[in-house]
RNA sequence: GUCCCGUUGGCUCAGUGGGAGAGCAUCCGCCUGUCGAGCGGAGGGUCGCCGGUUCGAUCCCGGCACGGGGCG
Numbered sequence: 001g002u003c004c005c006g007u008u009g010g011c012u013c014a015g016u017g018g019g020a021g022a023g024c025a026u027c028c029g030c031c032u033g034u035c036g037a038g039c040g041g042a043g044g045g046u047c048g049c050c051g052g053u054u055c056g057a058u059c060c061c062g063g064c065a066c067g068g069g070g071c072g
Stems, first nucleotide, its partner, number of pairs: 001071007010024004018055001026042005048064005
């Protein structure tokens, strides 16, 4: 230089056009003599950034940034 993959709550990851979700973590409650475990609930997200397509974009297209890999 070029090609490919990834970027979504604090962490690890689903989600392939119309409701943003799960597990763990945090907080509250139940239970327990207490803690823990277990059960129930709550909070927490500009979906990396800019632009485009579309009635509508986390999702499709282009560029950029960051991380990983292949080739040279």
RNAcentral holds the sequence, with entries from ENA. Predicted 3D model of a 72-nucleotide RNA (transfer RNA) from Micromonospora sp. WMMA2032. Its Rfam family is "tRNA". Gene Ontology term of the family: triplet codon-amino acid adaptor activity. Rfam classes the family as a transfer RNA. Taxonomically the source falls in Micromonospora (Bacteria, Actinomycetes, Micromonosporales, Micromonosporaceae).